[in-house]
A computed fold for a 530-nucleotide part of an RNA from Hydrogenobacter sp. UZ27L2A, annotated as small-subunit ribosomal RNA, 5' domain.
Its Rfam family is "Bacterial small subunit ribosomal RNA".
The RNAcentral record of the full RNA draws on ENA, Greengenes and SILVA.
Lineage of the source: Bacteria > Pseudomonadati > Aquificia > Aquificales > Hydrogenobacter.
Context: one part of a larger RNA
RNA sequence: AACGCUGGCGGCGUGCCUAACACAUGCAAGUCGUGCGGGGUGGCUCUGCCACCCAGCGGCAAACGGGUGAGUAACACGUGAGUAACCUGCCCUCAGGAAGGGGAUAACCCUCCGAAAGGGGGGCUAAUACCCUAUAAUGUCCGGGACCACUAAGGUUCCGGACCAAAGGUGGCCUCUGCUCUGCAAGCUACCGCCUGAGGAGGGGCUCGCGGCCCAUCAGGUAGUUGGUGGGGUAAUGGCCUACCAAGCCUAUGACGGGUAGCCGGCCUGAGAGGGUGGCCGGCCACAGUGGGACUGAGACACGGCCCACACCCCUACGGGGGGCAGCAGUGGGGAAUCGUGGGCAAUGGGCGAAAGCCUGACCCCGCGACGCCGCGUGGAGGAAGAAACCCUUCGGGGUGUAAACUCCUGUCAGGGGGGAAGAUGCUCACAGAGGUGAAUAAUCUCUGUGGGUGACUGUACCCCCAGAGGAAGGGACGGCUAACUACGUUCCAGCAGCCGCGGUAAUACGUAGGUCCCGAGCGUUGCGC
Numbered sequence: 001a002a003c004g005c006u007g008g009c010g011g012c013g014u015g016c017c018u019a020a021c022a023c024a025u026g027c028a029a030g031u032c033g034u035g036c037g038g039g040g041u042g043g044c045u046c047u048g049c050c051a052c053c054c055a056g057c058g059g060c061a062a063a064c065g066g067g068u069g070a071g072u073a074a075c076a077c078g079u080g081a082g083u084a085a086c087c088u089g090c091c092c093u094c095a096g097g098a099a100g101g102g103g104a105u106a107a108c109c110c111u112c113c114g115a116a117a118g119g120g121g122g123g124c125u126a127a128u129a130c131c132c133u134a135u136a137a138u139g140u141c142c143g144g145g146a147c148c149a150c151u152a153a154g155g156u157u158c159c160g161g162a163c164c165a166a167a168g169g170u171g172g173c174c175u176c177u178g179c180u181c182u183g184c185a186a187g188c189u190a191c192c193g194c195c196u197g198a199g200g201a202g203g204g205g206c207u208c209g210c211g212g213c214c215c216a217u218c219a220g221g222u223a224g225u226u227g228g229u230g231g232g233g234u235a236a237u238g239g240c241c242u243a244c245c246a247a248g249c250c251u252a253u254g255a256c257g258g259g260u261a262g263c264c265g266g267c268c269u270g271a272g273a274g275g276g277u278g279g280c281c282g283g284c285c286a287c288a289g290u291g292g293g294a295c296u297g298a299g300a301c302a303c304g305g306c307c308c309a310c311a312c313c314c315c316u317a318c319g320g321g322g323g324g325c326a327g328c329a330g331u332g333g334g335g336a337a338u339c340g341u342g343g344g345c346a347a348u349g350g351g352c353g354a355a356a357g358c359c360u361g362a363c364c365c366c367g368c369g370a371c372g373c374c375g376c377g378u379g380g381a382g383g384a385a386g387a388a389a390c391c392c393u394u395c396g397g398g399g400u401g402u403a404a405a406c407u408c409c410u411g412u413c414a415g416g417g418g419g420g421a422a423g424a425u426g427c428u429c430a431c432a433g434a435g436g437u438g439a440a441u442a443a444u445c446u447c448u449g450u451g452g453g454u455g456a457c458u459g460u461a462c463c464c465c466c467a468g469a470g471g472a473a474g475g476g477a478c479g480g481c482u483a484a485c486u487a488c489g490u491u492c493c494a495g496c497a498g499c500c501g502c503g504g505u506a507a508u509a510c511g512u513a514g515g516u517c518c519c520g521a522g523c524g525u526u527g528c529g530c
Base pairs, nucleotide, nucleotide: 001526002525003524004523005522008376009375010374011373012372013371014369015368016334021332022331023330025329026328027327030060031059032058035057036056038054039053040052041051042050043049044048067287068286069285077211078210079209080208081207082206083205086204087203088202091200092199093198094197095196096195097194099133100132101131102130108123109122110121111120112119113118139163140162141161142160143159144158145157146156147155148154168192169191170190171189172188173187177185178184179183213259214258215257220250221249222248225247226246227245228244229243230242231241232240262284263283264282265281266277267276268275269274289310290309291308292307293306312323313322314321315320340366342365343364344363348362349360350359351358352357379409380408381407382406389400390399391398392397413471415466416465417464418463419462423457426454427453428452429451430450431449432448433447434446435445436444437443474519475518476517477516478515479500480499481498485514486513487512488511489510495502496501
């Protein structure tokens, strides 16, 4: 774990081991108007301004988080090393830069096709979308030199040549500059971004040594096979791929084949050695109906992206379309067997955003199940040589048994009433002050102070009060092993049984009763491990 009987409360855990079987429904990945143009709604001090909503272009995220264990005996994992053979968005540090120009396109309008999903044509428009030019080294490539390294193209560095970049937005201000001058922006300034390069942090790719299953009733295996050369491909080594050349390469230290299996930290057991195991939690790997493929991107060959094939399901106007719970819950099915179509983003963490904030079935909580562990209760004290009842009896008596009744008391838990947290030393808004940048008493950033707001769980935990022994005990066993015995019924029947074995007329072994023993909200049975 399941099953049987039984079942009062709480805390912490834990819960499809079987069909990686099929899935109705809802939710699980969005966000940004401080990148851009537009459409709509509302308000106002209405020829403008403000607020909100919407799809679209664009950016970032969607490669994380979450699930599962099918496949995999493999550098998959563990451990140790290598990469002078490599990559790295966001983040941090440092250096430098951001000049000039251009053409489109969605949205929108018009129109057409289609049942739908969707699609075609014409016209307009913007950008941090796209393109061209400029500039540029410490970057890249080529040539040359030095040092280092060595298996080699290499690493570091110097010289020369060639080549490669960018994007703006928001707030404030008038010190400088300009102008149509109490102001404005092309100016200044702060913040957020942009480009190039160097370094870092964290993350990853690749390679190697060693280690961990069974079968030899699997003994030979191999043709991109083993190596080389040229080429291709990748971030990168490589037979990774390709052409040609050679004929190698692995194997009883078990190749090849077959079976089984995700691996580990750990966990169970054991004095240890060892044996078993890999559920929950953490790390790594693999997979996402089955098989294949690439696209985008820093990162995927991508669970809730795309394309193709197949199986299955759904819609259809029969022309054609749509789908993938091994996400959370839930349904059917399978099974001995495994939960709610719950609440909340308050906390922790994640994505986006300048922020407010939005999203988050990650997560935090609640619910269900004695599934496990732990704690507590079902009352305490007194009370007869001992009621009744039941059982046994040698009929004298013995047992249940201080047990009950009864008296006094207590008040856990459950019940009722009242009070009532922590989790927020956080986050956030407003104001004030200090410091940095700055021309600035502006703005902004950081810090400090004051005040306001913010909790799903939850009126929960916890505390106090009230009443009243009231609501709360069962299961198995009693022949030996093994702790606990009598009576009746039955009579090799009915039955018991883990082993030995009991039962054929006095059965401590079957059934019932009384008694006893063991454990106790559990007790037994079955299964599995040591």